[in-house]
RNA sequence: AGACGGCCGGGCGGCCGCUGCCUCCGCAAGGGGGUGGAGGAAAGUCCGGGCUCCACGGGAACACGGUGCCGGCUAACGGCCGGCGGGGGCGACCCUAGGGAAAGUGCCACAGAAAACAAACCGCCUCUGCGCCGUCUGCGGACGGGCCGGGGCAAGGGUGAAACGGUGCGGUAAGAGCGCACCGCGCCCCCGGCAACGGGGGCGGCAGGGUAAACCCCACCGGGAGCAAGACCGAAUAGGGGGGACCGGCGGCGGCGCUACGGCGCCGUGACGCAGGGGCGUUCCCGCCCCGUCUCCCGGGUUGGUCGCGUGAGGCGCGCGGCGACGCGCGUCCCAGAGGAAUGGCCGUCCCGCGCCCGCAAGGGCGCGGACAGAACCCGGCUUACAGGCCGUCU
RNA sequence: GCGCCCGUAGCUCAGUAGGAUAGAGCGGCGGUUUCCUAAACCGCAGGUCACAGGUUCGAAUCCUGUCGGGCGUA
Numbered sequence: 001a002g003a004c005g006g007c008c009g010g011g012c013g014g015c016c017g018c019u020g021c022c023u024c025c026g027c028a029a030g031g032g033g034g035u036g037g038a039g040g041a042a043a044g045u046c047c048g049g050g051c052u053c054c055a056c057g058g059g060a061a062c063a064c065g066g067u068g069c070c071g072g073c074u075a076a077c078g079g080c081c082g083g084c085g086g087g088g089g090c091g092a093c094c095c096u097a098g099g100g101a102a103a104g105u106g107c108c109a110c111a112g113a114a115a116a117c118a119a120a121c122c123g124c125c126u127c128u129g130c131g132c133c134g135u136c137u138g139c140g141g142a143c144g145g146g147c148c149g150g151g152g153c154a155a156g157g158g159u160g161a162a163a164c165g166g167u168g169c170g171g172u173a174a175g176a177g178c179g180c181a182c183c184g185c186g187c188c189c190c191c192g193g194c195a196a197c198g199g200g201g202g203c204g205g206c207a208g209g210g211u212a213a214a215c216c217c218c219a220c221c222g223g224g225a226g227c228a229a230g231a232c233c234g235a236a237u238a239g240g241g242g243g244g245a246c247c248g249g250c251g252g253c254g255g256c257g258c259u260a261c262g263g264c265g266c267c268g269u270g271a272c273g274c275a276g277g278g279g280c281g282u283u284c285c286c287g288c289c290c291c292g293u294c295u296c297c298c299g300g301g302u303u304g305g306u307c308g309c310g311u312g313a314g315g316c317g318c319g320c321g322g323c324g325a326c327g328c329g330c331g332u333c334c335c336a337g338a339g340g341a342a343u344g345g346c347c348g349u350c351c352c353g354c355g356c357c358c359g360c361a362a363g364g365g366c367g368c369g370g371a372c373a374g375a376a377c378c379c380g381g382c383u384u385a386c387a388g389g390c391c392g393u394c395u
Numbered sequence: 396g397c398g399c400c401c402g403u404a405g406c407u408c409a410g411u412a413g414g415a416u417a418g419a420g421c422g423g424c425g426g427u428u429u430c431c432u433a434a435a436c437c438g439c440a441g442g443u444c445a446c447a448g449g450u451u452c453g454a455a456u457c458c459u460g461u462c463g464g465g466c467g468u469a
Stems, first nucleotide, its partner, number of pairs: 001395008010350007018037008039372001043383002046381005051226004064222005069083005084098001085096004099217002104215002106211003121157002123153005129147002132145005165183006184206001185204008230307004240298007249274003252269007276291005314333008351370008396468007405421004414452001423439005445461005
């Protein structure tokens, strides 16, 4: 100068407050005493579970969502540990969504001949023709070049993020895995490893560009909801069901009595019609809906109360096993829990940092600052925020 | 607690099965016109596409994680 891992995150004293529980005094309101009272993230709510209710005879499939190298840990996980492969760094070390592109579909702008059943712009080679040009000529032609056309090639140029293996030698008219060596790739075998994978050998002349954080395929996982879950107790009022008692403005219906045979009277029937009352639309008209009174019982259920609610995948210490995550054993401790919500404030002193002043210096004085944030059913992780400080290992 | 959506210029919005310079209207600035202003016309500036990382040749767009805001429900 860096890399990695772990820990702390103010100490002590005084005063005044808040709050759970226990206890004492008090009819009560309240008061006294004792004891406990936030975090490494209590946060974000991103994963996984416990718990509770709902659904479900068992299993499978489809759809949807998630995970994705291998092995292990764990209650479980997308977490953690140890490895493998790839990438970065001189190094300690760091990063890594890392299955399948020979099942299918899609996309690959611009540039470029061509972006994927291959193809050919410049170019390279060759052949036929020419009424073209130049040089030579023994006048037959030869050589070099040009143009049109046919054929071969993919080495070179050029484009691109990417061009149908790369480099070299041979080979060829020019070329080409056409042949060979090495590298890459694929297949097979052997060895090491639980495995991912690594090492070695042989064969193959190369087939199969990229993209799955595009659709998709494969493997594995997932029933849904959430403590306002859910359980219990349940006031008044209103409403539901049932029992009993009671009342009658008109009509209807039933019974009894009387009758001049036209009806009249009494009793019953608890709601069938009207009237009446209430509500709604829109005040009336009109329309629709609801409705006896009292009492007792039953069940549901709101406000409220109690539980759920902290002995738990618990903390600490020691030992053992394991590289480690972690597991096992022993000992010890009980450690917030109420509700829209308490755990705070001031002073003194110490500590740390910064600034100013005094001093040659050691040091002293004054001032300012000391984070992020706060439980709400609980637990395991991840992620994010965090003044400052400490320890260890390594380059 | 559970579920869902949004963030692009000063403001309101396009652009989202990736393709290169990210656009439009209003607003701002400068100019023309006018005696001056408004209107009109011409031109210009203005963006870390909320932030960070990744996938890809290439990201406003896809993925992951943060930050901020809003809505629904019991």

Two RNAs folded together computationally: RNase P RNA and transfer RNA, 469 nucleotides in total. Rfam match: Bacterial RNase P class A. The family's RNA type in Rfam is ribozyme.